Predicted 3D model of a 1399-nucleotide RNA (small-subunit ribosomal RNA) from an uncultured bacterium. It matches the Rfam family "Bacterial small subunit ribosomal RNA". Rfam links the family to the GO terms ribosome and structural constituent of ribosome.
[in-house]
RNA sequence: AGAGUUUGAUCCUGGCUCAGAACGAACGCUGGCGGCGCGUCUUAAGCAUGCAAGUCGAACGGCAAGAUUUGUGCUUGCACAAAUCCUAGAGUGGCGGACUGGUGAGUAACACGUGGGUGACAUACCCUUCAGUUGGGGAUAGCUAUUAGAAAUAGUAGAUAAUACCGAAUACGACCGUAGUUGUUAGAGGACUACGAGGAAAGUAGCUAAGGCUAUGCUGAAGGAUUGGCCCGCGGCCCAUUAGCUAGUUGGUGUGGUAAAGGCAUACCAAGGCGAUGAUGGGUAUCCGGCCUGAGAGGGUGAUCGGACACAUUGGGACUGAGAUACGGCCCAGACUCCUACGGGAGGCAGCAGCUAAGAAUAUUCCGCAAUGGACGAAAGUCUGACGGAGCGACGCCGCGUGAACGAAGAAGGUGGAAACAUUGUAAAGUUCUUUUAAUUGAGAGGAAUAAGCUUUGUAGGGAAUGACAGAGUGGUGACUGUAUCAAUUGAAUAAGCAACGGCUAAUUACGUGCCAGCAGCCGCGGUAACACGUAAGUUGCGAGCGUUGUUCGGAAUUAUUGGGCGUAAAGGGCAUGUAGGCGGUUCUGAAAGCUUGGUGUGAAAUUCCGGGGCUCAACUCCGGAACUGCAUGAGAACUGCAGGACUUGAAUUAUUGAGGGGUAGCUAGAAUUCCAAGUGUAGGGGUGAAAUCUGUAGAUAUUUGGAAGAAUACCAAUGGCGAAGGCAAGCUACUAGCAGAUAAUUGACGCUGAGGUGCGAAGGUGCGGGGAGCAAACAGGAUUAGAUACCCUGGUAGUCCGCACAGUAAACAAUGUACACUAGGUGUUUGACCAAGAGGUUGGGUGCCAAAGCAAACGUGAUAAGUGUACCGCCUGGGAAGUAUGCCCGCAAGGGUGAAACUCAAAGGAAUUGACGGGGGCCCGCACAAGCGGUGGAGCAUGUGGUUUAAUUCGAUGAUACGCGAGGAACCUUACCCGGGCUCGAACGGCAGAUGAAUAAAUCAGAGAUGGUUUAGUCUUCGGACAUCUGUCGAGGUGCUGCAUGGUUGUCGUCAGCUCGUGCUGUGAAGUGCCGGCUUAAGUGCCAUAACGAGCGCAACCCUUGCCGUUAGUUGCCAUCAGGUUAUGCUGGGGACUCUAGCGGGACUGCCACCGCAAGGUGUGAGGAAGGGGGGGAUGACGUCAAGUCAUCAUGGCCCUUAUGUCCAGGGCUACACACGUGCUACAAUGGUUGAAACAGAGUGAAGCGAAACAGUGAUGUGGAGCAAAACGCAAAAAAGCAAUCGUAGUUCGGAUUGAAGUCUGAAACCCGACUUCAUGAAGUUGGAAUCGCUAGUAAUCGCAUAUCAGCACGAUGCGGUGAAUACGUUCCCGGGCCUUGCACACACCGCCCGUCA
Repeated sequence: AGAGUUUGAUCCUGGCUCAGAACGAACGCUGGCGGCGCGUCUUAAGCAUGCAAGUCGAACGGCAAGAUUUGUGCUUGCACAAAUCCUAGAGUGGCGGACUGGUGAGUAACACGUGGGUGACAUACCCUUCAGUUGGGGAUAGCUAUUAGAAAUAGUAGAUAAUACCGAAUACGACCGUAGUUGUUAGAGGACUACGAGGAAAGUAGCUAAGGCUAUGCUGAAGGAUUGGCCCGCGGCCCAUUAGCUAGUUGGUGUGGUAAAGGCAUACCAAGGCGAUGAUGGGUAUCCGGCCUGAGAGGGUGAUCGGACACAUUGGGACUGAGAUACGGCCCAGACUCCUACGGGAGGCAGCAGCUAAGAAUAUUCCGCAAUGGACGAAAGUCUGACGGAGCGACGCCGCGUGAACGAAGAAGGUGGAAACAUUGUAAAGUUCUUUUAAUUGAGAGGAAUAAGCUUUGUAGGGAAUGACAGAGUGGUGACUGUAUCAAUUGAAUAAGCAACGGCUAAUUACGUGCCAGCAGCCGCGGUAACACGUAAGUUGCGAGCGUUGUUCGGAAUUAUUGGGCGUAAAGGGCAUGUAGGCGGUUCUGAAAGCUUGGUGUGAAAUUCCGGGGCUCAACUCCGGAACUGCAUGAGAACUGCAGGACUUGAAUUAUUGAGGGGUAGCUAGAAUUCCAAGUGUAGGGGUGAAAUCUGUAGAUAUUUGGAAGAAUACCAAUGGCGAAGGCAAGCUACUAGCAGAUAAUUGACGCUGAGGUGCGAAGGUGCGGGGAGCAAACAGGAUUAGAUACCCUGGUAGUCCGCACAGUAAACAAUGUACACUAGGUGUUUGACCAAGAGGUUGGGUGCCAAAGCAAACGUGAUAAGUGUACCGCCUGGGAAGUAUGCCCGCAAGGGUGAAACUCAAAGGAAUUGACGGGGGCCCGCACAAGCGGUGGAGCAUGUGGUUUAAUUCGAUGAUACGCGAGGAACCUUACCCGGGCUCGAACGGCAGAUGAAUAAAUCAGAGAUGGUUUAGUCUUCGGACAUCUGUCGAGGUGCUGCAUGGUUGUCGUCAGCUCGUGCUGUGAAGUGCCGGCUUAAGUGCCAUAACGAGCGCAACCCUUGCCGUUAGUUGCCAUCAGGUUAUGCUGGGGACUCUAGCGGGACUGCCACCGCAAGGUGUGAGGAAGGGGGGGAUGACGUCAAGUCAUCAUGGCCCUUAUGUCCAGGGCUACACACGUGCUACAAUGGUUGAAACAGAGUGAAGCGAAACAGUGAUGUGGAGCAAAACGCAAAAAAGCAAUCGUAGUUCGGAUUGAAGUCUGAAACCCGACUUCAUGAAGUUGGAAUCGCUAGUAAUCGCAUAUCAGCACGAUGCGGUGAAUACGUUCCCGGGCCUUGCACACACCGCCCGUCA
């Protein structure tokens, strides 16, 4: 000293939370010792028992027991009597029980603190001084006798004492009265003098030379000291949702009362006194020194210790006394408890222990007066639960210990890891050593002295003694306690826990659990890989403690004096006027309240701080100093205030000029609207997105004329004017208020602000009375709609208007209080003044815009401040609950003003940023629409999916981006599914150990097969072994789960033009800029401009293919020329010209021309060219999105199964079938079908293969086997087209489903469940609803061919060529996308967020 938490991120505002310190604490776990402290905070609840205040015989009468002596009786050790000593208990008397000790109920008060006053007072005991202490008397308790009563207690009679009580004498002072003098103060009850009156006493002890003396008491007075009483200034709680309180109340006079002032009390008189600077009332509370916290200022607190106060079961009262209205005294009343013979009595732990209840919670019915202190006493001494000690409690603070050194085989065990290994960890073990503590034994301080007594010295006085004072010696006494401490012996021996480990916050791994159990101070963890739960290991922190809970301060500048704010975050009153209050111009004088300053007094001690001392240290304690920031008192006079005087600049007044929708009242005007009357005129009008309600042939709307009514004032008009604000608009008149300028004069600070108060105050509303054209809540009807208590339409009442009252609120906003001063500019506008011929300039008052500095979280503001200052007022302190409830005030009501809490959340909020989004805007693109062509959706069939069914119909894919998809080919196999039968180191693989056997091959039996049984053959070796079988083990195996743990791979946005970075610059920052703007492009493709300059991934190009040319090469391809040959054919010799093949090159670049353009580039039936502006096609897919798909291609973490979820076999299923959907094929026919004859491709493929010719069959095909590992041979026939014929619009010579029969081929095997052929059969279907798909040129459409898979099976897929169109005006709309901009309360981002109702 800060940190966490609002957001995708940022800055700010703002609350919540944490880290610190503290405690009279409590709870959980744990617990060795000592020292010093502390210990009923709760019910001022109730209390058994014991103790806590007595003492004095040197005040008194007296005396039990005891001791001694004497006497008597005599049983010589007992009784009685007397005296002396000693005195217990009780009594009279004195002093003390008013201290000490306890508690905090009451009390908001002179109770406390602090400083004063007492000229208004008291003070026992103590000290000093003065003066005395004479002489008498009568009682009474105890005691004796007796009475009543249960007792407590009370009574009667008799006798007696005193330092008890009462007269008398005396009276230096004092007190009182009268008279006088003096003197001070704010104010005499002060001092002095004279006279008068009344008022005292007590003895006891010692000594004696017997006279007295000494000591101690007693009385009067004065002084001191101490302790108190009373009074005053100042200081310290909350509530205004408590605003008025007060009759002894305020004052005066007389009287009384008190120690003493005083309404303290009383009588009379007056009518005062207190209060917004908070009276009165209510709530709470002992106050302080201090204690805790804090840098301080403050905040909290008032245990222990100390001071003060109050109280003593509750309430009241006095007595005694120096002192009480009395804790352990009295009386009365109440409650409670106890005793009782029922008649009456007794009691007061908030003393020390202790008990009960209460409570989270707080101790022994201990020892001692040895010390300190107190009461009494002459003293010894007695008493003392004050106090000194001990006991209990880790309750706190402080100190010590639980061992030290060496010790690596880095042991074992634990934990982690695939293993290597790491860690626990020098830790342990082990070796050497020590003994604080502990146990045992022994020794042993200090707290104790000035006691008394005894001995003795000195001093003063005295005749002496006792005595007084000062000193020396001797001298008894210890609760704690055999304590502290010391010594010896034993032996590492007797001694470690608690919390935490996601961030804040130091410290991490594994397992278990699976939004469960649980954690949590805040944020938040946990839904199968939890560093956050539980456990273990490890680590971190503290340590005889550690955590938790509670409370206080701090952090919190989060109540802000130090030290905050109010345009938008909470917060400026709606506006003015003005009271109290606060603040206030220049100058002189005075006084001294604030202020400054000096000494002094006080601020108790303890505490705190500093420096020392003593306990071994420390805590603790002692000494000294500082401090105690305060109060009182003296002085000063610069500033503020106060009093008095002066001034003119603030303010105001008069004269003068000016502008204005300022206000009030009256009068007047025209346009429009509606209504009324009349004329013309005819079928509609009106209204809407479209309509209808409505209105009109009974004459509307329209139009013309006349009339009536009410309300509002077009143009001017403005960013303009006026007003305090609300607000104010036709014109004229009257009355009236404010403002501004200029120049003179006057007053002389008269000013600013303003709590309460008062006035004004839009719209709507209320009351009474008018008025009512238009408009128009409510209401009615018509539409819209799922509904429509709305938006739209037709009507329509309050109201809107006027007068008089009330109401008193608005986003009453510039969300910006009022006043004054100062601080760069620029540019409008309005209204004055001045200069000037004019343009223009200067100077005031308003009203706008832009902008500098500054300010601000930013936005913004910026002389009209949100800048810099001053004065005063109002207001704010997290969100919600709530401007609600309640109380009070106002109102006719509606309602307004003031204005909470419980509870609940961790946020709510401001400004700005980036995205996403918008039925926001702008620009642009795409078979996106449009323009076209052909389809799908209807039929039959094929195929996939859903659903259903099933023993199983294995699994996956599911909007676009699943559905002829994985599967490029399920009869068995595949196969993962079902049923049944088998196996268990296993169907396949590796390592180790052991046993057996060569390996291997064949036959046969059972069985559905897997498999099992039997038999035969065979008999390796270099002796190491290889191979096979069996047993055991480590482990195999799994198409089991998780694609939301993953790799890889794929789809989609999208072949869309985007996605980013470095440096620089801007911004507090998130971020921005670059990438925006203009033009252009298919393109972030380029150009221009530019705080940006560059770069990367994408685009484009490079690659493949196709189109043209050249060149090289020439077999299996080709054949123009030459030659040969054939029925015919490049068939042959030859040839490289051509085609072709396949290598290498060329070619296209807006290069040229014209036009447009700054350029980039664009346009052109331009030229040239095979090709023209990217020539066509392909491959190529940026950053990322969809937790998109795939654990069943493969790989892989984790989990799961292990005689089964593994593996083998046979059969079945994946082919089911009311139905729904997707994708296709074939059609519905004449642009066609059928028949016949007869053309033209490309690209592929072939050895377990392609398979020619020829022959057989109607055909599928069979027989056959030439040729070919292919530019060579085969598959191989291309089909549509074209030619010819026929059919004639029909369910047909269209269409071919379905079914029957007979076959072919493949294959162990075509039943479930293959393809094909022939004959026969001949279904639906006559162009397809809503809706929807593809395609822009060699494309659509149409036609066939090939290949992969494959034993066989293709309407699918992948390729290939043949024939070969139509249309695109254009970008308004639908869909998708890109860029810029705008709004946003969204950010898992509009499939968002969120409101109400119901459950």
The prediction has a mean pLDDT of 83.